RNA sequence: GAAACAGGCCGCCUUAUCGCCCGUUAACCAUUACGGGAGGAAAGUCCGGACACCAUAGGGCAGCAUAGCGGGUAACGCCCGUCACCCCGCGCAGGUGGGGGAGGACAAGUGCAACAGAAAGUAUGUACAGGUAAUGCUGUAGUGAAACCAGGUAAACUCUAUGCGGUGAAAUGCCAUGUAUACCGGCUAUAUGUAGGGCUGCCCGCCCGAUGCCGGGGGGUAGGCAGAUAGAUACAGGCAGUAAUGCCUGUGCCAGAUAAAUGAUAAGGGUUCUUUUUUAAGGAUACAGAAUCCGGCUUACAGGCCUGUUUUUUUA
Numbered sequence: 001g002a003a004a005c006a007g008g009c010c011g012c013c014u015u016a017u018c019g020c021c022c023g024u025u026a027a028c029c030a031u032u033a034c035g036g037g038a039g040g041a042a043a044g045u046c047c048g049g050a051c052a053c054c055a056u057a058g059g060g061c062a063g064c065a066u067a068g069c070g071g072g073u074a075a076c077g078c079c080c081g082u083c084a085c086c087c088c089g090c091g092c093a094g095g096u097g098g099g100g101g102a103g104g105a106c107a108a109g110u111g112c113a114a115c116a117g118a119a120a121g122u123a124u125g126u127a128c129a130g131g132u133a134a135u136g137c138u139g140u141a142g143u144g145a146a147a148c149c150a151g152g153u154a155a156a157c158u159c160u161a162u163g164c165g166g167u168g169a170a171a172u173g174c175c176a177u178g179u180a181u182a183c184c185g186g187c188u189a190u191a192u193g194u195a196g197g198g199c200u201g202c203c204c205g206c207c208c209g210a211u212g213c214c215g216g217g218g219g220g221u222a223g224g225c226a227g228a229u230a231g232a233u234a235c236a237g238g239c240a241g242u243a244a245u246g247c248c249u250g251u252g253c254c255a256g257a258u259a260a261a262u263g264a265u266a267a268g269g270g271u272u273c274u275u276u277u278u279u280a281a282g283g284a285u286a287c288a289g290a291a292u293c294c295g296g297c298u299u300a301c302a303g304g305c306c307u308g309u310u311u312u313u314u315u316a
Stems, first nucleotide, its partner, number of pairs: 001312010012269007020037005039287001043298002046296005051168004063164005068082005083103001085100006104159002109157002111153002126141005172226004181218001183216005196208004233252008270285006
C1' cells in the first nucleotide's frame, strides 16, 4: 500500500436573488426586521410504550407471543454480559484465538426419519451355537449414530411455566355563522288588507303580504380551537458499571403543515463518468421526503471517512 471481515460515522458544499410555512418584537391589521424550517431511515406499520376513549365481579376455553443464567429499561419479542453446546484456526498435549449460540419438557400421548440392515420402535425374528415339553428362551455375529431398548426429533402436533381486554389522532374534548328545525312563549288577519317585510335618517305615501311573523331554544353540518410538538429531550463534561445503561453539573430550545411549506434560478467549488495529446468540454451526483409522540427491529441506500483483526505485497 492492497484485500476480506467486524464495528462506528458522514451522506454534496458556499454565495446571491426571488418565493413558501411557522414563531417573536414594535399599540391592531397590512408590512418590515430577526429567528427556525425533513431523515438516517421521515419507509414497512412488525414489536413495545406514553396518551385518549370504550369495555372490565370472578373464573374458564380458544388464540398469539416468549423460554439456559444474570443484568439494563417506562416497556419489549429489544439491548448487554456470560455459560453449556457447535464450527474454524494454532498447538504433541493440557490449552488457546475467532465465529455461531430461539437453549423448558420426547421418563404423558400422537407423528416423522435417507442409507445400510432380516428387523428402526409393542418384530412376518437373519446366521451360528446352546437350551426347552414348547416358545427369540439364552449367547455370539453382522448393519447402523441408535437393535426386545426410559434411542433421535418440539422454529412437528403437543405439554409445562409466564405474559397479553379492545380500538387508534379519522382517538378524544371545546366553540359554533348561515339554512332548515323538535319544543316553549308572544303577535294577530281572511281584508275598505292585520302581524310582518321592502323603498327610508324619520314621518307620510306606494308596493309585497300568511300551514305566517317575532323571540327563546336543544342537538348539530360547514368551519375553527385544543389534542400537537419542552421531551423516557439534545449537546458537552464528570462519576458508577466489563457492557447495555444510569446519575450529577452546565448550556440550548431545534419543522409543526391540514390538501398539506421545506422551492426555483444564477455563479463558483467538491466527488465521479465519458471524450480529448493537453488546455478543456459535456453528463451524473444515492435511498428517499415529516403529519400525535417516543424506544426498538426490519428493509432501501451512489459514494466517502475512521477504528480494530487477519492475510498479503513493497521498502529500510

Notes: This is a predicted structure of a 316-nucleotide RNA (Bacterial RNase P class A) from Flavobacterium akiainvivens. Taxonomically the source falls in Flavobacterium (Bacteria, Pseudomonadati, Flavobacteriia, Flavobacteriales). The coordinates come from a structure-prediction model, not an experiment, and the mean pLDDT is 76. RNAcentral holds the sequence, with entries from ENA and Rfam. Rfam family: Bacterial RNase P class A. Rfam classes the family as a ribozyme.